[in-house]
RNA sequence: GAUCCAUUAGCUCAGCUGGGAGAGCGCUUGGGUGACAACCAAGAGGUCACUGGUUCAAGUCCAGUAUGGGUCA
Numbered sequence: 001g002a003u004c005c006a007u008u009a010g011c012u013c014a015g016c017u018g019g020g021a022g023a024g025c026g027c028u029u030g031g032g033u034g035a036c037a038a039c040c041a042a043g044a045g046g047u048c049a050c051u052g053g054u055u056c057a058a059g060u061c062c063a064g065u066a067u068g069g070g071u072c073a
Stems, first nucleotide, its partner, number of pairs: 001072007010025004019056001027043005049065005
C1' cells in the first nucleotide's frame, strides 16, 4: 500500500428478506431469608463507532473515515 472481517446496553452477543432496538450476565428496587445466597417480580441503562448518500422508511443497502484483527505485498 491492497484486500477481507468486526464495531449494537457496563460486559458477552443476537437482530433473517429494510418497517417493534433485544437476550444472557451485571446494576437498582421490591419480595424472599434470622441475615445472606439461590429463586421470583418490576425497573433503569442505547448518538446501533463517526460523516454523508439512497429510500416514504436504514442497526440492516452504498461511499468515505476511525479503531481492532486477519491475509497478501